Context: one part of a larger RNA
RNA sequence: CCCGCUACGGGACGAAAAGACCCCGUGCACCUUUACUAUAGCUUUACAUUGACUACGGGUACGGGAUGUGUAGGAUAGGUGGGAGGCUGAGAGCCGGGCACGCUAGUGUUCGGGGAGCCGACGUUGAAAUACCACCCUUCCUUUACUUGUGGCCUAACUUCUGAGAAGAAAGACAGUGUAUGGUGGGUAGUUUGACUGGGGUGGUCGCCUCCAAAAGAGUAACGGAGGCUUUCAAAGGUACCCUCAGCACGCUUGGUAACCGUGCGUAGAGUGCAAUCGCAUAAGGGUGCUUGACUGAGAGACAGACAAGUCGAACAGGGUCGAAAGACGGAGAUAGUGAUCCGGUGGUUCCGCAUGGAAGGGCCAUCGCUCAAAGGAUAAAAGGUACGCCGGGGAUAACAGGCUGAUCUCCCCCAAGAGCUCAUAUCGACGGGGAGGUUUGGCACCUCGAUGUCGGCUCGUCACAUCCUGGGGCUGGAGAAGGUCCCAAAGGUUCGGCUGUUCGCCGAUUAAAGUGGCACGCGAGCUGGGUUCAGAACGUCGUGAGACAGUUCGGUCUCUAUCUGUAGUGGG
Numbered sequence: 001c002c003c004g005c006u007a008c009g010g011g012a013c014g015a016a017a018a019g020a021c022c023c024c025g026u027g028c029a030c031c032u033u034u035a036c037u038a039u040a041g042c043u044u045u046a047c048a049u050u051g052a053c054u055a056c057g058g059g060u061a062c063g064g065g066a067u068g069u070g071u072a073g074g075a076u077a078g079g080u081g082g083g084a085g086g087c088u089g090a091g092a093g094c095c096g097g098g099c100a101c102g103c104u105a106g107u108g109u110u111c112g113g114g115g116a117g118c119c120g121a122c123g124u125u126g127a128a129a130u131a132c133c134a135c136c137c138u139u140c141c142u143u144u145a146c147u148u149g150u151g152g153c154c155u156a157a158c159u160u161c162u163g164a165g166a167a168g169a170a171a172g173a174c175a176g177u178g179u180a181u182g183g184u185g186g187g188u189a190g191u192u193u194g195a196c197u198g199g200g201g202u203g204g205u206c207g208c209c210u211c212c213a214a215a216a217g218a219g220u221a222a223c224g225g226a227g228g229c230u231u232u233c234a235a236a237g238g239u240a241c242c243c244u245c246a247g248c249a250c251g252c253u254u255g256g257u258a259a260c261c262g263u264g265c266g267u268a269g270a271g272u273g274c275a276a277u278c279g280c281a282u283a284a285g286g287g288u289g290c291u292u293g294a295c296u297g298a299g300a301g302a303c304a305g306a307c308a309a310g311u312c313g314a315a316c317a318g319g320g321u322c323g324a325a326a327g328a329c330g331g332a333g334a335u336a337g338u339g340a341u342c343c344g345g346u347g348g349u350u351c352c353g354c355a356u357g358g359a360a361g362g363g364c365c366a367u368c369g370c371u372c373a374a375a376g377g378a379u380a381a382a383a384g385g386u387a388c389g390c391c392g393g394g395g396a397u398a399a400c401a402g403g404c405u406g407a408u409c410u411c412c413c414c415c416a417a418g419a420g421c422u423c424a425u426a427u428c429g430a431c432g433g434g435g436a437g438g439u440u441u442g443g444c445a446c447c448u449c450g451a452u453g454u455c456g457g458c459u460c461g462u463c464a465c466a467u468c469c470u471g472g473g474g475c476u477g478g479a480g481a482a483g484g485u486c487c488c489a490a491a492g493g494u495u496c497g498g499c500u501g502u503u504c505g506c507c508g509a510u511u512a513a514a515g516u517g518g519c520a521c522g523c524g525a526g527c528u529g530g531g532u533u534c535a536g537a538a539c540g541u542c543g544u545g546a547g548a549c550a551g552u553u554c555g556g557u558c559u560c561u562a563u564c565u566g567u568a569g570u571g572g573g
Base pairs, nucleotide, nucleotide: 001573002572003571004570005569006568007567008566010565011564012563014560015559022394023393024392025391027390028389029386030385031384032383035191036190037189038188039187041184042183043182045180046179047178048177049176051154053152054151055150056149057148058147059146060145061144063142064141065140066139068137078136079135080134081133082132085119086118087117094113095112096111097110098109099108100107101106159170160169161168162167194206195205196204203223207229208228209227210226211225212224230375231273232332233331237291238290239289240288241287242286243285245269247265248264249263250262251261271280272279274337276335277334278333295318296317297316301312302311303310307376320329321328322327343369344368345367346366347365348364349363351362352361401448402446403444404443405442407441409437410436411435412434413433414432418428419427455530456528457527458526460522461519462518463517464516465515468493469492470491471488472487473486474485475484476483495509496508497507498506499505536554537553538552539551540549541548542547
């Protein structure tokens, strides 16, 4: 060196199971509820099944009877028309009693007495006689008819009980049932419950305008840095004419640093409805007069732009406002002040209009109704739990480990103010500065989600040295002894117990010493399984609830016969 045998289990990111954690899917299931929408059930009302009688009410219509007071006026004049006569022994005026109304003046009606009159045009009044007739209005009473409500009673439907049945009893037009309808309704069902995101959740944000970032054309991202908007104005619009600001200095002054007035300087520092930027004094800034162009029909041509949207705009026609005219004017110094489509409302219209004429309905023009703000708007209409969970995927994305980084961490060095009686550097070392390491907490998300098993202990070690002990040295604020600090040094060693799942830590007793780290926070195809991290259960807290909690508590399946490699022992060549 080659080939075996016997072992061990470090590696083959070993085997097994398309990761159960995490995220994603306009996936699924089940559960909850004051999510949404339905619905069984329960319930309300009406009608039907459903009938007789009666009492008391309501409504409508016809008929009858009453009713009606502003003031002036014989007085309680409802309206309009006709109208010159009407009522009366079938008993008038008048007197007495009762009833009704009432504005207390009277009106209407009835009974008794009585026995022949009473009223009307007249003069007052806007309107003339309830003298008489007719048609009506307000309010009230009443007959009849229809309708409707409530109560009582009945028995024959319907129901229950007894009975073999016939029938009887109870209850009774209720109950029950049917149809329609309002309510209630996690009892049940179908669903919804957004996205961005240096993992997800929590927080924040989602459309539009201005500036920076933006790299001197345009455009340009981030959970980059700053701010605004979801309007306002009938003048803050149009036009003609006129004016010039802020501030400072001086003067006047009740009046002062600052009010109003005067003079000078004054390119703009003022003002512009509001943010910012860009503009603006020829003013776009400040006034006065007249006004409504904050027009109708339209738009050559451009800007910008995925689309849809958005922006600028001359000339023309109509009819105007201001101006002597030229001319200006289709809102506002510009850039925010916003919402597609569907559906529906309103006004207009020479349009269509199911044989025809109309109508219903629609079209077209104008206009209105959305914090559809998750603002290119899934529906008119929607929240949660899952540790009982399931599926499809992802190392496109988190938790372990590794990697990169090294803020944080550990160690070292530079400078040396100061402490050290004196003296920076025996020793300690502020304010600062430079590194190394890759053991901490992080950042990033690069291999791994068709699986890289996760804390601690046990077993077995091996390496580094920034050395805990033993060894050799320098300095010392080293007398000696004991120390301090630095240099060299990794050969060997580096304890046993109590508490806790603990690593750590505290404690006890020793020791020469009881080192610090790496090895997937070494080591689960070597062991354990106390902790963490499934399903059961409980407490506290949170939640209406299902349930939840780096809160607690009791309980809780650790599979693998070694092919290769590696290592050890042993044998052959």
Notes:
The part of an RNA shown here (large-subunit ribosomal RNA, domain V) has 573 nucleotides and comes from a metagenome. RNAcentral holds the full RNA, with entries from SILVA.